Predicted 3D model of a 73-nucleotide RNA (transfer RNA) from a Nitrososphaerota archaeon.

RNA sequence: GCCGUGAUAGCUUAACCUGGUAGAGUAGAGGCCUGUGGAGCCUUUGGUCCGGGUUCAAAUCCCGGUCACGGCC
Numbered sequence: 001g002c003c004g005u006g007a008u009a010g011c012u013u014a015a016c017c018u019g020g021u022a023g024a025g026u027a028g029a030g031g032c033c034u035g036u037g038g039a040g041c042c043u044u045u046g047g048u049c050c051g052g053g054u055u056c057a058a059a060u061c062c063c064g065g066u067c068a069c070g071g072c073c
Base pairs, nucleotide, nucleotide: 001072002071003070004069005068006067007066010026011025012024013023020056027045028044029043030042031041032040049065050064051063052062053061
């Protein structure tokens, strides 16, 4: 230099192919329960790598960029 894959919540990850309410676990906060509790239960907070395009509507499709991993040279 070329090719491929990937980037979503503090952390691990689903949804993407087939556009239509971004979900789960864990963590944080509050409460209940309890002799006590870091156990159990309930509620709640928080996210689509960056820029642009297409569309009524983009995490998803298209283009460019950044970073990570792998391959070729």
Its Rfam family is "tRNA". The family's RNA type in Rfam is transfer RNA. Rfam describes the family as follows. Transfer RNA (tRNA) molecules are approximately 80 nucleotides in length. NCBI's taxonomy places the organism under Archaea, Thermoproteati, Nitrososphaerota.